RNA sequence: AAAAAUUAAUUAGCGCCAGAUCCCUUUGGGAUGACGAGGAAUGGAGUUAUCGAAAAUUCGGCGGAUGCUCCAUAGCUUUCACAGGCUUAGUAUUUAACAAAAAUAAGAAGCAAUUCUUAUUACAAAGAAAAUAAAGUGAUACC
Numbered sequence: 001a002a003a004a005a006u007u008a009a010u011u012a013g014c015g016c017c018a019g020a021u022c023c024c025u026u027u028g029g030g031a032u033g034a035c036g037a038g039g040a041a042u043g044g045a046g047u048u049a050u051c052g053a054a055a056a057u058u059c060g061g062c063g064g065a066u067g068c069u070c071c072a073u074a075g076c077u078u079u080c081a082c083a084g085g086c087u088u089a090g091u092a093u094u095u096a097a098c099a100a101a102a103a104u105a106a107g108a109a110g111c112a113a114u115u116c117u118u119a120u121u122a123c124a125a126a127g128a129a130a131a132u133a134a135a136g137u138g139a140u141a142c143c
Stems, first nucleotide, its partner, number of pairs: 014063004019059001020032005035052003041073007074087004079139004091133004103120007
């Protein structure tokens, strides 16, 4: 220095580039190509995979993916079973707060396109917390 193995951590707006756009010292070589929030019971199948943003090539394409639907299993929801809903934060409704890109000012790398870093400052939605409310049928036990 390389390869392999083991363990742990991290990662899914994540990775890539034959189109497109752009740059250059142009028979060639480069740059851009999703801004954050949120997201995994287990297995299988299907599928164009949630939310919003002062972004608008965030176009187009390929791959992946924690989404959704269906089936099976396990679990929560009342002691048990079934039904319905849900998935360890495990029912529904309402609500304050919460982001980054952007912008401004600098710095670094590069011929350039462009990339990276720091400081200042503003703004979401879904989901969750909190509060409130709902919770069927049957059975067992106790009074």
Annotation
RNAcentral holds the sequence, with entries from ENA. GlmS glucosamine-6-phosphate activated ribozyme aptamer from Anaerococcus hydrogenalis ACS-025-V-Sch4, 143 nucleotides, folded computationally. Its mean pLDDT, the model's own confidence on a scale to 100, is 75. Rfam family: glmS glucosamine-6-phosphate activated ribozyme aptamer. Rfam's curators write: This entry contains a glucosamine-6-phosphate activated ribozyme that is found in the mRNA for GlmS. GlmS is an enzyme that uses fructose-6-phosphate and glutamine to generate glucosamine-6-phosphate. Rfam links the family to the GO terms regulation of gene expression and catalytic activity.